This is a predicted structure of a 98-nucleotide RNA (TPP riboswitch aptamer (THI element)) from Gracilibacillus dipsosauri. The source organism's lineage runs through Bacteria, Bacillati, Caryophanales, Bacillaceae and Gracilibacillus. The RNAcentral record of the sequence draws on Rfam.
RNA sequence: AGAUUCGACUAGGGGAGCAUGUAGGUGCUGAGAGAUUUGAUCGACCCUUUGAACCUGAUCUAGUUAACACUAGCGUAGGGAAGUGGAAUUGGCAGUUU
Numbered sequence: 001a002g003a004u005u006c007g008a009c010u011a012g013g014g015g016a017g018c019a020u021g022u023a024g025g026u027g028c029u030g031a032g033a034g035a036u037u038u039g040a041u042c043g044a045c046c047c048u049u050u051g052a053a054c055c056u057g058a059u060c061u062a063g064u065u066a067a068c069a070c071u072a073g074c075g076u077a078g079g080g081a082a083g084u085g086g087a088a089u090u091g092g093c094a095g096u097u098u
Stems, first nucleotide, its partner, number of pairs: 002090005008084003011048004017028004034042003054079003060073004
């Protein structure tokens, strides 16, 4: 040089549901269900090609739930956002000393 692991910075991508309620709010799942608000902006969280974060198919199929959620399939489907330093370990070669 290379390899493995960890972490940082910058940049980017993404979703925010179900039930109840006039509303505030409350309950559930989840990493995340937010704040200010006219738009929109900001924040948290997750993910960035080793890419099921997220979108499409999909008002999908089977089970299941009051519903969302959940399990399996669809799924080797079609899309989907990356670069730069650093640390540790390992490690070849070269030089120096003994």